[in-house]
């Protein structure tokens, strides 16, 4: 320098090729208990890496850039 893959909640990752952003763990509250753990119920938490573009509508498509990994030189 070029090619490919990835970047979504605190962490690990989904989202059926454009149509309401989700799960598990963690966190908070309640129940249970003598008190905890475990378990059950409920809840909070997101500019979907950044900026533009296309579209009625973008996490998803296009362009550029940033970060990480792999390969080539």
């Nucleotide at each position: 320098u070029g090619g490919c893959c990835g970047g979504u909640a605190g962490c690990u990752c989904a989202a059926u090729u454009g149509g309401c952003a989700g799960a598990g763990c963690a966190c908070u509250g309640c129940a249970c208990u003598g008190a905890a753990a475990a378990u059950g119920c409920a809840g909070a938490g997101g500019u979907c890496g950044a900026a533009g573009g296309u579209u009625c509508g973008a996490a998803u498509c296009c362009u550029u850039c940033c970060c990480g990994g792999c390969c080539a030189g």
Predicted 3D model of a 73-nucleotide RNA (transfer RNA) from a Candidatus Gottesmanbacteria bacterium. Taxonomically the source falls in Candidatus Gottesmaniibacteriota (Bacteria, Bacteria candidate phyla). The coordinates come from a structure-prediction model, not an experiment, and the mean pLDDT is 84. It matches the Rfam family "tRNA". From the family's description: Transfer RNA (tRNA) molecules are approximately 80 nucleotides in length.